[in-house]
RNA sequence: GUAUUUGAAGGGCAAACCGUUUGAAAAAGCGGGACGCAAAGUCACAGGUCUAAGGUUGAAAAAACUAUGAUGGCUGGAUUUCCUGG
Repeated sequence: GUAUUUGAAGGGCAAACCGUUUGAAAAAGCGGGACGCAAAGUCACAGGUCUAAGGUUGAAAAAACUAUGAUGGCUGGAUUUCCUGG
């Protein structure tokens, strides 16, 4: 110096749930709140999952299909990255 494992300190983020706003919805923003997280920072590129406004099918209703919507706290990938005792 590097890797692995197990710790310490200072900070960081914030699930469920509640309030409120936006949205057709999924969901997201903000405030409260902490289940957890070493990338729970960033990016929808691949897969997965959720939604179906609009569109398509349908005589119509019902229903089905559909992402251009959403999810990075589902997995992989890309990229940047704090501390160091045993």
The RNA shown here (c-di-GMP-I riboswitch aptamer) has 86 nucleotides and comes from Litchfieldia stipae. Its Rfam family is "c-di-GMP-I riboswitch aptamer". Rfam's curators write: GEMM was predicted in a large-scale screen for bacterial structured RNA regulatory elements. The coordinates come from a structure-prediction model, not an experiment, and the mean pLDDT is 85. The model forms 95% of the base pairs in the Rfam consensus.